[in-house]
Molecule: Bacterial RNase P class A
Organism: Olsenella sp.
RNA sequence: GAGGUGGGCCAGGCGACCGCGGGGCGUGCGAGUGAUUGUGCGCCAUGAGGAAAGUCCGGGCUCCACAGGGCAGGAUGCUGGCUAACGGCCAGGCGGGGUAACCCGACGGAAAGCGCCGCAGAAAAGAAGACUCCCACUGGCGGGUUCGCCCGUUAAGGGAAAAGCUGAAACGGUGGUGUAAGAGACCACCAGCGUCGUGGCAACACGGCGGCUUGGCAAGCCCCAUCCGGAGCAAACGCAAAUAGGAGCGCCAUGGUGUUGCCCGCACCGCGCUCGGGUUGCGCGCUAGAGGCCAACGGCAACGUUGGUCGUAGAUAAAUGGUCGUCCUAGACAGAACCCGGCUCAUAGGCCUGCCUCGUAC
Numbered sequence: 001g002a003g004g005u006g007g008g009c010c011a012g013g014c015g016a017c018c019g020c021g022g023g024g025c026g027u028g029c030g031a032g033u034g035a036u037u038g039u040g041c042g043c044c045a046u047g048a049g050g051a052a053a054g055u056c057c058g059g060g061c062u063c064c065a066c067a068g069g070g071c072a073g074g075a076u077g078c079u080g081g082c083u084a085a086c087g088g089c090c091a092g093g094c095g096g097g098g099u100a101a102c103c104c105g106a107c108g109g110a111a112a113g114c115g116c117c118g119c120a121g122a123a124a125a126g127a128a129g130a131c132u133c134c135c136a137c138u139g140g141c142g143g144g145u146u147c148g149c150c151c152g153u154u155a156a157g158g159g160a161a162a163a164g165c166u167g168a169a170a171c172g173g174u175g176g177u178g179u180a181a182g183a184g185a186c187c188a189c190c191a192g193c194g195u196c197g198u199g200g201c202a203a204c205a206c207g208g209c210g211g212c213u214u215g216g217c218a219a220g221c222c223c224c225a226u227c228c229g230g231a232g233c234a235a236a237c238g239c240a241a242a243u244a245g246g247a248g249c250g251c252c253a254u255g256g257u258g259u260u261g262c263c264c265g266c267a268c269c270g271c272g273c274u275c276g277g278g279u280u281g282c283g284c285g286c287u288a289g290a291g292g293c294c295a296a297c298g299g300c301a302a303c304g305u306u307g308g309u310c311g312u313a314g315a316u317a318a319a320u321g322g323u324c325g326u327c328c329u330a331g332a333c334a335g336a337a338c339c340c341g342g343c344u345c346a347u348a349g350g351c352c353u354g355c356c357u358c359g360u361a362c
């Protein structure tokens, strides 16, 4: 210098004017004995994000349910740790990719059981199977013979599973011994399985020994382990309207309507008082919280402990905007709605920094 890779940060700047939300102060008017409160005006500071998003996980908070356990259902799934908790994070292991820095992984169990393995192929999971090839042990045929048998040929019986063929995968692999031909039949190494030892908390790694070997899919059902009660701020709570409606008591005409034509009785209709419930509305929940920043200490780290410091939206049809000037590298994705921890997706441009590879110079 070029290329790559990990982490952190910013998210147009400055100024003027006009607006909007909630807040503080002052002030005018109104309500109230008052505390206080409604409204207008003025001034002051303040007012979206790294994702406010998707609503995919986890928790707080609220109400309901709940002795305890099980079934069903759902989620998670290498190991250890962190945390309020998690499907998150950190560290480690194993596997895969990359020269490397580094990145990626639904990464428990296939010897509990069931199921599946298309096409091709002889055969797709049963100590199975044989199309071609291989073998002359039995048989057939031909020839020789010292009559004991020998040679050649043949793949019907039998042997074999080495080679070919198919496939993602062919019942361990490579090499040798062996044999009629062959084969873990035997041997060496390798892979795998089991077991023992050592190291490690563990996942696992390394080494010894053993019998020789028992395919893949759990992202099909399933098994195992762990976790999970339900609904949600339109939760929940408080105040509380009428010309709505309910309950109780009293009153009035002794009235109206209904109940069988009449009487009694009963019910409903009227007025007043009291009580409680719900709707609209208002308040509360509401923003100081597992909070941010700094330092020390513990820890590889995630994180924790202690101390210091900071004040940072709270609307409800919903504010956070507009115009102009100016500068530059010309401004992306997008906007709170109870709160918080994550994950995922979107994102113009720029800044800082760790590391790796290559080239060059010393």
Stems, first nucleotide, its partner, number of pairs: 001358010012327007020047002023044009049333001053344002056342005061232004073228005078092005093107001094105004108223002113221002115217003131164002134159002137157002139154006172190006191213001193210007237283003246275006255269005291310008328331001